[in-house]
RNA sequence: GGACCUAUAGCUCAGUUGGUUAGAGUAGGACACUCAUAAUGUUUUGGUCGAUGGUUCGAGCCCAUCUAGGUCCA
Numbered sequence: 001g002g003a004c005c006u007a008u009a010g011c012u013c014a015g016u017u018g019g020u021u022a023g024a025g026u027a028g029g030a031c032a033c034u035c036a037u038a039a040u041g042u043u044u045u046g047g048u049c050g051a052u053g054g055u056u057c058g059a060g061c062c063c064a065u066c067u068a069g070g071u072c073c074a
Base pairs, nucleotide, nucleotide: 001073002072003071004070005069006068007067010026011025012024013023019057027045028044029043030042031041032040050066051065052064053063054062
């Protein structure tokens, strides 16, 4: 220098080839259970979907550029 992959909650990830509430596990708070702790159960909190533009009636999803990380080639 070139090609490709990844970026969604504090952490690990899903999101069905664009469609009407953005989710799961884990974590944190509260409560129940217990003499108490742990475990378990119920409930609750938490997101500008990496950034900026574009396409569209509508974008986490499509397109362009950039940023960060990774793999390969030279």
This is a predicted structure of a 74-nucleotide RNA (transfer RNA) from Sphingobacterium thalpophilum. Rfam family: tRNA. Rfam classes the family as a transfer RNA. Its family is annotated with triplet codon-amino acid adaptor activity in the Gene Ontology. NCBI's taxonomy places the organism under Bacteria, Pseudomonadati, Bacteroidota, Sphingobacteriia, Sphingobacterium. The sequence is in RNAcentral, with records from ENA.